[in-house]
RNA sequence: GCGCGUAUAGCUCAGUGGUAGAGCGUCCCCUUGACAUGGGGAAGGCCGUAGGUCCAAUUCCUGCUACGCGCA
Numbered sequence: 001g002c003g004c005g006u007a008u009a010g011c012u013c014a015g016u017g018g019u020a021g022a023g024c025g026u027c028c029c030c031u032u033g034a035c036a037u038g039g040g041g042a043a044g045g046c047c048g049u050a051g052g053u054c055c056a057a058u059u060c061c062u063g064c065u066a067c068g069c070g071c072a
Stems, first nucleotide, its partner, number of pairs: 001071007010024004018055001026042005048064005
């Protein structure tokens, strides 16, 4: 330099056009003498960034950024 992939909650990941979810973690309540386990509830993300298409974009298209893989 060229090609491909990934970017969504604190972490690991779902979500293939119509108001964004799970597990773990955090906080509160119940249970215990206390802790753990178990049960119930809550908070937390405008989806890497800038544009485009569309009535409508996390999703489709393009540029850029970061990371990873391959080729030279």
Molecule: transfer RNA
Organism: bacterium